Context: one part of a larger RNA
RNA sequence: CGUAGGAUAUCUGAGAGGAGCUGUCCUUAGUACGAGAGGACCGGGAUGGACUGACCUCUGGUGUACCGGUUGCACUGCCAAGUGCAUGGCCGGGUAGCCAAGUCGGGACGGGAUAAACGCUGAAGGCAUCUAAGCGUGAAGCCCCCCUCAAGAUGAGAUAUCCCAUAGAGUUAAUCUAGUAAGACCCCUUGAAGACGACGAGGUAGAUAGGCAGAAGGUGGAAGUGUGGUGACAUAUGGAGCUGAUCUGUACUAAUAGGUCGAGGG
Numbered sequence: 001c002g003u004a005g006g007a008u009a010u011c012u013g014a015g016a017g018g019a020g021c022u023g024u025c026c027u028u029a030g031u032a033c034g035a036g037a038g039g040a041c042c043g044g045g046a047u048g049g050a051c052u053g054a055c056c057u058c059u060g061g062u063g064u065a066c067c068g069g070u071u072g073c074a075c076u077g078c079c080a081a082g083u084g085c086a087u088g089g090c091c092g093g094g095u096a097g098c099c100a101a102g103u104c105g106g107g108a109c110g111g112g113a114u115a116a117a118c119g120c121u122g123a124a125g126g127c128a129u130c131u132a133a134g135c136g137u138g139a140a141g142c143c144c145c146c147c148u149c150a151a152g153a154u155g156a157g158a159u160a161u162c163c164c165a166u167a168g169a170g171u172u173a174a175u176c177u178a179g180u181a182a183g184a185c186c187c188c189u190u191g192a193a194g195a196c197g198a199c200g201a202g203g204u205a206g207a208u209a210g211g212c213a214g215a216a217g218g219u220g221g222a223a224g225u226g227u228g229g230u231g232a233c234a235u236a237u238g239g240a241g242c243u244g245a246u247c248u249g250u251a252c253u254a255a256u257a258g259g260u261c262g263a264g265g266g
Stems, first nucleotide, its partner, number of pairs: 001152001005163007015149004021049007033038001051106005059100004066093005071086006110144003117137004164266001166178004183261004187203005208254003211250005217243003224237005
């Protein structure tokens, strides 16, 4: 821009893409078959491999704004307690998120038309013949079924709901312009969304982000003080103190104010 008014939702599915794998074991059954050795079809069940989708409850990895230990130097006048630098100084753990080695799932079932092949009926050609007319069975293959996208499918689809008889110009028309309606956007707070646009949640009639409070989880016993010990240190106060992303609540802070676009009865 189009989709013969302007919008908001929800669909249909032309078409496109994806998937399509397979082992072993048990049973049927030591049956059919076979002199024996050996050893099934058909059918039923279990469990794997590779591939693939989703997820983070579990097992773990990472986790440079979390906690702790510790070395050297410097600084806060000193002690104590801390801070900075040294690869996050080094080391031990670790929330959320992300992830696999973790967890759950998938290829199923079924239908249609067929290939090779096997048939029925059946002439040409009194017989025979699956074929010439006609009718069947038949594959991991083909088309559906399953998953995803999808109406710019210009062949522009459908359903539901919302808004609609304002002003001016034009001759009263076509048409144009302006301010509006439903609605949308700018702007702002932002996100399990994201390179940016976009998408989602919100903007005081508000829990959108931050803060704060509580909780979970993590770390692992803070500082100060008391007590014991010559001391290093230990111990009590006290599962202490601290705590990023998680959960719940709460308008304290910031989403204020404002602006723009947008139909005219099709």
This is a predicted structure of a 266-nucleotide part of an RNA (large-subunit ribosomal RNA, domain VI) from Lachnospira eligens. The source organism's lineage runs through Bacteria, Bacillati, Bacillota, Clostridia and Lachnospira. Its mean pLDDT, the model's own confidence on a scale to 100, is 90. RNAcentral holds the full RNA, with entries from ENA. Rfam family: Bacterial large subunit ribosomal RNA.